[in-house]
RNA sequence: AAUGAACGCUGGCGGCAGGCCUAAAACAUGCAAGUCGAACGAUGUAGCAAUACAGAGUGGCGCACGGGUGAGUAACAUGUGGGAAUAUGCCUUUUGGUACGGGACAACAGUUGGAAACGACUGCUAAUACCGUAUGGUCCCUUCGGGGUAAAGAUUUAUCGCCAAAAGAGUAGCCCGCACUAGAUUAGUUUGUUGGUAAGGUAAUGGCUUACCAAGACUACGAUCUAUAGUUGGUUUGAGAGGAUGAUCAGCCACACUGGAACUGAGACACGGUCCAGACUCCUACGGGAGGCAGCAGUUAGGAAUAUUGGACAAUGGGCGCAAGCCUGAUCCAGCCAUGUCGCGUGAACGAUGAAGGCCUUCGGGUUGUAAAGUUCUUUAGCCUGUGAGUAUAAUGAACGUAGCAGGAGAAAAGCUCCGGCUAACUUCGUGCCAGCAGCCGCGGUAAUACGAAGGGGGCGAGCGUUAUUCGGAAUCACUGGGCGUAAAGCGUACGUAGGCGGUUUAAUAAGUUAGAAGUGAAAGCCCUGGGCUCAACCUAGGAAUUGCUUUUAAAACUGCUAAACUAGAAUCUCGGAGGGGAUGGUGGAAUUUCCAGUGUAGAGGUGAAAUUCGUAGAUAUUGGAAGGAACACCAGUGGCGAAGGCGACCAUCUGGACGAGUAUUGACGCUGAGGCACGAAAGCGUGGGAGCAAACACAGGAUUAGAUACCCUGGUAGUCCACGCCGUAAACGAUGUAAACUAGCCGUUGGGACCUUAGGUUUCAGUGGCGCAGCUAACGCACUAAGUUUACCGCCUGGGGAGUACGGCCGCAAGGUUAAAACUCAAAGGAAUUUGACGGGGACCCGCACAAGCGGUGGAGCAUGUGGUUUAAUUCGAUGCAACGCGCAGAACCUUACCAGCCCUUGACAUCCCGAUUGGGAGGAGCAGAGAUGCACCUCUUCAUUUAGUUGGAUCGGUGACAGGUGCUGCAUGGCUGUCGUCAGCUCGUGUCGUGAGAUGUUGGGUUAAGUCCCGCAACGAGCGCAACCCCUGUUAUCAGUUGCCAUCAGUUUCGGCUGGGCACUCUGAUGAGACUGCCGGUGAUAAGCCGGAGGAAGGCGGGGAUGACGUCAAGUCCUCAUGGCCCUUAUGGGCUGGGCUACACACGUGCUACAAUGGCAGAUACAAUGAGCAGCCAACCCGCGAGGCGAGCUAAUCUUUAAAAUCUGUCUCAGUUCGGAUUGUUCUCUGCAACUCGAGAGCAUGAAGUCGGAAUCGCUAGUAAUCGUGGAUCAGCAUGCCACGGUGAAUACGUUCCCGGGUCCUGUACACACCGCCCGUCAAGUGAUGGGAGUUGGUUUCACCCGAAGGCGGGGCGCUAACCGUAAGGAGGCAGGCGACCACGGUAGUGUCAGCGACUGGGGUG
Repeated sequence: AAUGAACGCUGGCGGCAGGCCUAAAACAUGCAAGUCGAACGAUGUAGCAAUACAGAGUGGCGCACGGGUGAGUAACAUGUGGGAAUAUGCCUUUUGGUACGGGACAACAGUUGGAAACGACUGCUAAUACCGUAUGGUCCCUUCGGGGUAAAGAUUUAUCGCCAAAAGAGUAGCCCGCACUAGAUUAGUUUGUUGGUAAGGUAAUGGCUUACCAAGACUACGAUCUAUAGUUGGUUUGAGAGGAUGAUCAGCCACACUGGAACUGAGACACGGUCCAGACUCCUACGGGAGGCAGCAGUUAGGAAUAUUGGACAAUGGGCGCAAGCCUGAUCCAGCCAUGUCGCGUGAACGAUGAAGGCCUUCGGGUUGUAAAGUUCUUUAGCCUGUGAGUAUAAUGAACGUAGCAGGAGAAAAGCUCCGGCUAACUUCGUGCCAGCAGCCGCGGUAAUACGAAGGGGGCGAGCGUUAUUCGGAAUCACUGGGCGUAAAGCGUACGUAGGCGGUUUAAUAAGUUAGAAGUGAAAGCCCUGGGCUCAACCUAGGAAUUGCUUUUAAAACUGCUAAACUAGAAUCUCGGAGGGGAUGGUGGAAUUUCCAGUGUAGAGGUGAAAUUCGUAGAUAUUGGAAGGAACACCAGUGGCGAAGGCGACCAUCUGGACGAGUAUUGACGCUGAGGCACGAAAGCGUGGGAGCAAACACAGGAUUAGAUACCCUGGUAGUCCACGCCGUAAACGAUGUAAACUAGCCGUUGGGACCUUAGGUUUCAGUGGCGCAGCUAACGCACUAAGUUUACCGCCUGGGGAGUACGGCCGCAAGGUUAAAACUCAAAGGAAUUUGACGGGGACCCGCACAAGCGGUGGAGCAUGUGGUUUAAUUCGAUGCAACGCGCAGAACCUUACCAGCCCUUGACAUCCCGAUUGGGAGGAGCAGAGAUGCACCUCUUCAUUUAGUUGGAUCGGUGACAGGUGCUGCAUGGCUGUCGUCAGCUCGUGUCGUGAGAUGUUGGGUUAAGUCCCGCAACGAGCGCAACCCCUGUUAUCAGUUGCCAUCAGUUUCGGCUGGGCACUCUGAUGAGACUGCCGGUGAUAAGCCGGAGGAAGGCGGGGAUGACGUCAAGUCCUCAUGGCCCUUAUGGGCUGGGCUACACACGUGCUACAAUGGCAGAUACAAUGAGCAGCCAACCCGCGAGGCGAGCUAAUCUUUAAAAUCUGUCUCAGUUCGGAUUGUUCUCUGCAACUCGAGAGCAUGAAGUCGGAAUCGCUAGUAAUCGUGGAUCAGCAUGCCACGGUGAAUACGUUCCCGGGUCCUGUACACACCGCCCGUCAAGUGAUGGGAGUUGGUUUCACCCGAAGGCGGGGCGCUAACCGUAAGGAGGCAGGCGACCACGGUAGUGUCAGCGACUGGGGUG
């Protein structure tokens, strides 16, 4: 774009067209073919009659047209173009004729059978019915003498008829060339078959039929068979070439319930005729009969689906008739259907307050939208009234009072679909991987422009959308117009048949080719130009076109054919050299094994390590000899030969091919090659010989292992080898068919030749390699050995899987090979290359308490604490590998608190607004009810601000609704904050350059560093975020400043203490500086960056520590800090209170504390810090208490307060479950607090568990570190073994980077990209749909043999019957019935082939 369409929603009008695509299924009812009295007789009715009319019959013409359908048919069926051996009613033209006779049969009458359909017998009768005779021609036959063959009348007297012949037109039959679907998993078919002769038959040719003769005919240019199909003009699509199709209209064909057959006729083997057989339906008195809508309507059925049992012969046409006329479901009209197409309409102008309503909203508004309402106007269509063509002309109009015209009233008639991209058009709500959508990609898992709805918008519009089908896009079967190295695709290789293609010259021809002309190519349709309906669709006139076929004329370049010639292709000849080319026979040495003999003694073999095995019966080792088989080291080389497979010791014989040089010869002999034929590695198969090696799961044994049908070892059989015969496949690869021509070079190498100036050079053929230009290629790459540019021929491909599989065929002994599908399933499969990453039991380099070297722990015990689990009314919630688990929690008895139980409140515990009232509010005391919140009631104290005033503000109470409130959900909607990789050294940008692009370069490389730190080099040059530095603390010091700090010097006092005066030197405090930069020296390095060593220095190469965390990753964590979108609750998921719970306890895990003791415990003595904190606080001193504690000065702090401990010294304990260890328990107390039961901390006395250094495993730490010792702080009424800080004492070890873990850079591979926790292969289990085999079974179809043999025509015969003619009357000729024969439809029996359905069981394959 299209449609004979269907379905869903909707639907105003008209014109034109179309309307069973399915069941060639079955059909009720009506109609669709009759007509003629001017062929005929009889009858009836009307009439006085003339006459008129009617129906049945005889007769004539028609019924072979028109109408329907597409079953069959792959065919001379159709299309196109030709041809000769034909017929022809009606029609036209011409010529001639139309004479004389005869006998019947219907109707009718009578009798009779039958249910009916329908008959039977007897008798009468006419004709344009039938028959005879005559004549007759341009008729037919002929032996050329001759013979044969016609007619019909009617009547109104003018016509219509009849017969014969010739011609025409139209129609029909027959023959031929070409065109005309698919399958080779259909390769051979055929016996009247092919041809001839003769005869028969036909309108006519012909095996059309028969007899005889011959053995042909068709076929790879596709016979036969199978499947499908009416065909053409055309229709549809397409730029065209093509593809698909064959409704309507037109031509041809075929068919008429199924099969067969003929009759009549001009024409049929006959849709509305006959006969027979069959199926089906109907009637029946059961004896027998009737029927054929694929005519028009209509019915049933089938189906997604297709109309009225209409009107009229008015027109056009047909039949009959002289005609009038009759008939006509042909036809013309009407009806139904948006089925299609064309046209028209559903109103027009004005109308802003931009109404209401809807929807959205950032709440301002926007949009629907001039849209509506409203005002004014118009009348196409429709309605009413009137008028009124035309198809028809003198008459006749179904449609039809139609089309049209005039007048009147009156705004009355819109939907469908889409809105993620393709693709024009976006928002809200609902839903929550559900419901659903979807043409492809794909949407939907709580913010869906994709589902559903709404608003808005886009598109088309009386339609719109969906489905189905065809073409296009699809260059995706490629003629126009594709490919085959790696994407699908070159046969394993050669030879060669058919075929295709083919060098140079000349002549001739004219098949191809080209040009002209003629015929044909129906009409319609398409196209162009006109015309008619108001336009258009539609109709109509003319033209063009119909690319084709045939005939003919001409040309002769090219191809072909013929003839003659040529030598450049090809082949032959001569000479020559090279070679693992092939076959046969022989020869050789090294090695292995076995055997014999000698020497010799205990092991040998073998492996990662072993064992099986061999060996004292003498192995292994070694020496000599013998046997046998197989393979041929070095040479040996991108070297040689061969078509490929392949070929390797040496010699001989036979033999193939290639190459070089050259006189000569043939003269296109050539190239390719479907089928065919030959060769064809290894393995394998069949029949006969054997050293070594030896089966991927042959086998036996030993190992390894979870197992080990393996890898390893010891043995060992087929096999390997030989001869003969099969097999016919390989990653048979250059993944590259063969042949030919052309197209830069350079460097090797093999064989031969030429020339020269000869360690050699130049050059030329034929090979074989590497690089490379043009060109080609998707890229990789190829590149005179093409994958370049061309030519010829062959083979092959057309998404992945199923599958190189099934079935069938062929081959094979088998294994199997070859040829080779489909169902089903997926939206991909695949190539090349790189890109970025990630990963690798890949490589290189480097780093890190990563390993190693050390020290101390955890894991075992008791307890503390957190988690899991379990329990519970609740044990609130979150965190869950590293990176959750002494985490949120810097501190759950109430509170906290979010959880549970119970009891209460509902504008609320809290905020804002409104109304009303009151002015109040606060503090204290105490009463009643209650568990309390709360409610009721009382007393005392205190007492608002502002304005001149009204008032206003504040406060309280009550009410109303907007709202409050939520630790309710979503961290996968978010902000913010945080963890982690990781304080790892990385992450990027601009411009430039490279690349088709993603991207690369820079950032890689050589060094160096802690570092992408720095240097050098470089198609890069610069820059940014990171690193470093700048900041803080600490280590040294200077200056300034000295109180609450300090006290060297001076003085005083004394409680002996910097206590006081004084001082600021020192310590210290805290502000500003200095100091360290590889700066200096030496070495090394590249003269660099740097590194090593040294000096000086408090400190040396980043001095030590902290803060600081790039781009990003983990949908990491947090909605319960806070903020926040959306959702949810609103007398409750909000708020208040009491009590309980978060503290449970079989168990498991993490993190810690205390220990297990002598480097220790206990007792006594005794020394030295730092950071901090403090008024609801720190608390001195004294006193009391065994102790926790009580009492109580000073201090808002360098002023007062807050004990350092380990260490050290002395004594004791003496290796024990202890004078270790302290859990647990009992009891008496203390403190905090409203309150200590669940459930706090502490003290005294008593009790005295486990535990004697901890399995596998695992953690921290590199110096003031680990280890060890105490101190302070936050939180806090009270409660720390936790956390955060502080100081005291104070080690050991690091060879080194192989390994484990993590990280960084570069290279590399990748089928990964959710990125190796990836991807992915096969079996098994259950499900599902398709398919192969399958004992069989059911059906269709084809064919062969035999049986049967209806009707029918033909043949032959006819004893029964018989009008016309003949006949001296008897009979004859002729005819009819019955009977016979061959042919033959249906049917039957037995079998073959083929196709399809079902099938227990079974095989593989697909899919989730």